The part of an RNA shown here (small-subunit ribosomal RNA, central domain) has 346 nucleotides and comes from an uncultured prokaryote.
Its Rfam family is "Bacterial small subunit ribosomal RNA".
Model confidence (mean pLDDT): 87 of 100.
[in-house]
Context: one part of a larger RNA
RNA sequence: UUGGGUUUAAAGGGUGCGCAGGCGGAAUAGUAAGUCAGUGGUGAAAUCCUACGGCUCAACCGUAGAACUGCCAUUGAUACUGCUGUUCUUGAGUUCAGAUGAGGUAGGCGGAAUGUGUCGUGUAGCGGUGAAAUGCUUAGAUAUGACACAGAACUCCGAUAGCGAAGGCAGCUUACCAAACUGAUACUGACGCUGAGGCACGAAAGCGUGGGGAGCGAACAGGAUUAGAUACCCUGGUAGUCCACGCUGUAAACGAUGAUAACUAGUUGUUGGCGAUAUACUGUCAGCGACCAAGCGAAAGCGAUAAGUUAUCCACCUGGGGAGUACGAUCGCAAGGUUGAAACUC
Numbered sequence: 001u002u003g004g005g006u007u008u009a010a011a012g013g014g015u016g017c018g019c020a021g022g023c024g025g026a027a028u029a030g031u032a033a034g035u036c037a038g039u040g041g042u043g044a045a046a047u048c049c050u051a052c053g054g055c056u057c058a059a060c061c062g063u064a065g066a067a068c069u070g071c072c073a074u075u076g077a078u079a080c081u082g083c084u085g086u087u088c089u090u091g092a093g094u095u096c097a098g099a100u101g102a103g104g105u106a107g108g109c110g111g112a113a114u115g116u117g118u119c120g121u122g123u124a125g126c127g128g129u130g131a132a133a134u135g136c137u138u139a140g141a142u143a144u145g146a147c148a149c150a151g152a153a154c155u156c157c158g159a160u161a162g163c164g165a166a167g168g169c170a171g172c173u174u175a176c177c178a179a180a181c182u183g184a185u186a187c188u189g190a191c192g193c194u195g196a197g198g199c200a201c202g203a204a205a206g207c208g209u210g211g212g213g214a215g216c217g218a219a220c221a222g223g224a225u226u227a228g229a230u231a232c233c234c235u236g237g238u239a240g241u242c243c244a245c246g247c248u249g250u251a252a253a254c255g256a257u258g259a260u261a262a263c264u265a266g267u268u269g270u271u272g273g274c275g276a277u278a279u280a281c282u283g284u285c286a287g288c289g290a291c292c293a294a295g296c297g298a299a300a301g302c303g304a305u306a307a308g309u310u311a312u313c314c315a316c317c318u319g320g321g322g323a324g325u326a327c328g329a330u331c332g333c334a335a336g337g338u339u340g341a342a343a344c345u346c
Base pairs, nucleotide, nucleotide: 004317005316006315007300008299012314014201015200016199017198021194022193023192025088026087027086028085029084030083031082033081034080035077036076037075038074039073040072041071042070049065050064051063052062053061054060091191092188093187094186095184096183097182098181100179103177104176105175106174107173108172109171110154114150115149116148117147118146119145120144121143125136126135162169163168206247207246208245209244210243211242215241216240220236221235222234223233258313259312260311261310262309263308266291267290268289269288270287271286272285273284274283275282295302296301319346320345321344328339329338330337331336
C1' cells in the first nucleotide's frame, strides 16, 4: 500500500459556510468520449510458459508454438456513465397563512440578598472551628430600625422542558436581526449532497488599552492541624471574576458516536402545530425522552435520534514508551497554538 477499522480497545476534525474536486432524481431524442465486440498494424531478439529434440542425466542449449494482458487505426453495438437538446415533479427552494422558543444584538426598568456610609436603639462581647487561635470590638462592635450609595447575580416558576451549527442561552420590558416547524399546495424546475485548501464563529483561563470593583477569590500573609504541612480547616487578601474594544483559538469543545439520503415490529411519556362541533378518543408532521422486536456488538449495550441494512463525500487510525517532544515552517504582544519526526528502548 491493499485489506480492516474509528461509543468504551489506536482512530470523527470544536462547529458552521463554502471555491475546486468527488457523487447525484424521472422521461425522451441525438451523439458515441468512457464501455463492449470484430478486423488490420505494431508489441525486436533473448527471458517466462508449453511441446519436441541435443550434450550419458541435469544445469545448459536448439526448434516450434503460445504468450507479450499493451498501444494505434478502422468498422460496428448503445444497456449503463458522460456530453447536447426537449420535458417532468417526488429532491431542493420560493410564496401565502398560522403559531413557537432562556436563539442573537442594543437600550430601559425591577425587587431580594450582600457590602459600605450616616443617624437612632442598645451593651459586652462578636466571629470562627472537630476543638481553637489569628481577626473585629468600650474610639461602642455583633444585633436591630431608618435613609443613602455600590457592584454583581437573577429566588419561586423550572421540568430526562425549550432554543441555537457548535461554544452556549434564564428577572421584566422595548426596538432590531435570525431560525426551525405546521398547513395550503400557488410558483421555479434538479437549482442537490459532501466538501481538501479557504473564510467565519468558538467555554474557561490568559494577554493588551481604558474603565469598574459589592461578593467570591489563584498568588501572598497570618492562625491552626501535623513528625513535617510550601495542603486540606480558619481570618484576611492582590490579580482575576464585571464592562468596552482588540488578541488568544484551546477543553472530558462528549452523545467520548462526521454530514446527507433511503429502508427495517411495537409500547409509552412529553414540546410545537394540523384534521373533526369537541375538553374525551384517535390519526398525522417536526422535535425531546423511556422500554424493547428483528438485526448488530468482544461485551457493556445500541436498537427509526442505530452502534441495524445500504449509498455518496469528507476527516482520522495502524503496538507501548520516547512524544504531541525535537528540528524546520507558520500564526501569536506574550503565554503558547498548528503542523510533526528519529535515535534508543520494551